[in-house]
Molecule: FMN riboswitch aptamer (RFN element)
Organism: Candidatus Zixiibacteriota bacterium
RNA sequence: AUAAGUCUUCGGGGUGAGGUGAAAUUCCUCGACCGGCGGUAAAAGCCCGCGACCCGGGUACACAAAACCCGGCUGAGCCUUUGAAAUUAAGGCGCCGACGGUAACAGUCCGGAUGGGAGAAGAUACAA
Numbered sequence: 001a002u003a004a005g006u007c008u009u010c011g012g013g014g015u016g017a018g019g020u021g022a023a024a025u026u027c028c029u030c031g032a033c034c035g036g037c038g039g040u041a042a043a044a045g046c047c048c049g050c051g052a053c054c055c056g057g058g059u060a061c062a063c064a065a066a067a068c069c070c071g072g073c074u075g076a077g078c079c080u081u082u083g084a085a086a087u088u089a090a091g092g093c094g095c096c097g098a099c100g101g102u103a104a105c106a107g108u109c110c111g112g113a114u115g116g117g118a119g120a121a122g123a124u125a126c127a128a
Base pairs, nucleotide, nucleotide: 002128005124006123007122008121009120010119015031016030017029018028019027032108033107034097035096036050037049038048039047045095046094054072055071056070057069058068077093078092079091080090081089099111100110101109
């Protein structure tokens, strides 16, 4: 150094005013804000892929079930400029956002969640 393991830590952000109303941080008006992880000739919420939510199957049994494995589902971007290279930068305009809850419909409130997690950083015995 390579290969294959083990362990530790870390690992999601964001709303004000006014209006209507019995009731709205959920509707309406005006305005604001937020953006997980890896990749990509150069920096990405909207290019590719992954995770999250939800659904199904396996392990799995009379039934239930943790962990683990497999599959399904899975939103949204264009123009100009610079450049060797940018749907990623700069300028402009635009768009998107799980489920459950709620005195009334939620990307921003409350909850599952002191959860899960793509992954990031680090440590490392024996042996080859």